[in-house]
The RNA shown here (Glycine riboswitch aptamer) has 92 nucleotides.

RNA sequence: CAGACGGAUCUCCGGAGAAUCCCGCCGGAGCGGGUGCCGAAGGGGCAAGGGCGUUGGCCUAAUCUCUCAGGCAAAAGGACGGAGUCAGCCAG
Numbered sequence: 001c002a003g004a005c006g007g008a009u010c011u012c013c014g015g016a017g018a019a020u021c022c023c024g025c026c027g028g029a030g031c032g033g034g035u036g037c038c039g040a041a042g043g044g045g046c047a048a049g050g051g052c053g054u055u056g057g058c059c060u061a062a063u064c065u066c067u068c069a070g071g072c073a074a075a076a077g078g079a080c081g082g083a084g085u086c087a088g089c090c091a092g
Stems, first nucleotide, its partner, number of pairs: 001092001007086002010084005019035001021034005036072003042068001043066003049060004
């Protein structure tokens, strides 16, 4: 100097699903209430296997599942993916 790997509340791009439902207020897609629906922020739950313990036990995953939260025009958000940048580590 430095590829790769992983990291970052980083930057850019892509990014689904589901009532612009009903009622009231209202200029309104806003506010409140009600019902129905969606899963891909976050959150909760669980298997095998493995590990720990050992009489019963404990830890452990997700795009699975639950819908608490969030969402169901646009906007925003958005798991995940791609590219870039930053610092570190390391092969060389």

Of the family's consensus pairs, 81% are formed in the model. It was read from a public genome assembly, where an Rfam model found it. It matches the Rfam family "Glycine riboswitch aptamer". About the family: This family represents the bacterial glycine riboswitch.